[in-house]
RNA sequence: AUAUUAUCAAGAGUGAGCCGAGGGUCUUGGCCCUAUGAAGCUCCAGCAACCUGCUUUACCGUAAGGUGCUAAAUCCAACCCAUUAGGGACAGAUAAUUU
Numbered sequence: 001a002u003a004u005u006a007u008c009a010a011g012a013g014u015g016a017g018c019c020g021a022g023g024g025u026c027u028u029g030g031c032c033c034u035a036u037g038a039a040g041c042u043c044c045a046g047c048a049a050c051c052u053g054c055u056u057u058a059c060c061g062u063a064a065g066g067u068g069c070u071a072a073a074u075c076c077a078a079c080c081c082a083u084u085a086g087g088g089a090c091a092g093a094u095a096a097u098u099u
Base pairs, nucleotide, nucleotide: 001099003097004096005095006094007093008092013044015043016042017041018040022033023032024031027078028077029076030075045070046069047068050066051065052064053062054061074091079088080087081086
């Protein structure tokens, strides 16, 4: 990288240091965050519970290990159904498995 399955309105950073202008995946439109410091890197802290470990018949629990995550629903819309609310699809993210 391919494929399958599951989940994605909950939760958790106004932390410290370096750096210095963008960021919210991409396109378009909107909306928002940002020199009271974006993105990125390091450290620390925290959340969650997919896999593993421990426990259990199992569920539950726990949080040591492998990941992941810590503005706003995956920020919202785009395509389909629905007058709206809402639902679904596409795309994406994460995990486990697979070639």
Molecule: SAM riboswitch aptamer (S box leader)